[in-house]
RNA sequence: GGGCGUGUGGCUCAGUGGUAGAGCGUGUCUCUGAUAAAGACAAGGUCGAAGGUCCGAUUCCUUCCACGCCCA
Numbered sequence: 001g002g003g004c005g006u007g008u009g010g011c012u013c014a015g016u017g018g019u020a021g022a023g024c025g026u027g028u029c030u031c032u033g034a035u036a037a038a039g040a041c042a043a044g045g046u047c048g049a050a051g052g053u054c055c056g057a058u059u060c061c062u063u064c065c066a067c068g069c070c071c072a
Stems, first nucleotide, its partner, number of pairs: 001071007010024004018055001026042005048064005
């Protein structure tokens, strides 16, 4: 330098045009003599950035950024 992939709560990952979700973790409560386990509830995300298409974009298109893989 060329090609490809990934980027979404603290972590691991779904979701592929129509209100953003799960598991684990965190907080509060119940239970216990106390903890753990279990159960209930809650908080936590401008979906890597900017622009475009569209009535509507996490999703499609363009450029850029970070990381990874392959080729040279």
Source information:
Predicted 3D model of a 72-nucleotide RNA (transfer RNA) from a Candidatus Omnitrophota bacterium. The same sequence occurs in records of 2 taxa. The prediction has a mean pLDDT of 82. RNAcentral holds the sequence, with entries from ENA and MGnify. Rfam family: tRNA. Gene Ontology term of the family: triplet codon-amino acid adaptor activity. Lineage of the source: Bacteria > Pseudomonadati > Candidatus Omnitrophota.